[in-house]
RNA sequence: GCCUUAUCAAGAGUGGUCGAGGGAUAGGCCCUAUGACGCCCGGCAACCUGCAAAAAAUCGCAAGGUGCCAAUUCCUACAAGGAGCAAUCCUUGAAAGAUGAGCG
Numbered sequence: 001g002c003c004u005u006a007u008c009a010a011g012a013g014u015g016g017u018c019g020a021g022g023g024a025u026a027g028g029c030c031c032u033a034u035g036a037c038g039c040c041c042g043g044c045a046a047c048c049u050g051c052a053a054a055a056a057a058u059c060g061c062a063a064g065g066u067g068c069c070a071a072u073u074c075c076u077a078c079a080a081g082g083a084g085c086a087a088u089c090c091u092u093g094a095a096a097g098a099u100g101a102g103c104g
Stems, first nucleotide, its partner, number of pairs: 002104001003102006013041001015040003021031003025077004042069003047065002049062003053058001073096001078093006
């Protein structure tokens, strides 16, 4: 990196450091010198894992491996449906993306 599968409306700092970018892509809209991104500390959660219960489905505790800590995955990108004279708005599904686990 490809494939399979599950989840993506909840949750997480008034800390330290650094110093100009960041929110995947495009468009939008935002965050940011009242200090972003990154790193450290701290925290959240519980996918895998460990322990315990159960015939099993499942469930409780812990937190070792990951992950995450602005905005629903920030919104929309494709398709279908609905509202509206229109601009535009709403709903559903997919695609794309992210993360875990698995397969070679």
Model confidence (mean pLDDT): 84 of 100. Predicted 3D model of a 104-nucleotide RNA (SAM riboswitch aptamer (S box leader)). It matches the Rfam family "SAM riboswitch aptamer (S box leader)". Gene Ontology term of the family: regulation of gene expression. It was read from a public genome assembly, where an Rfam model found it.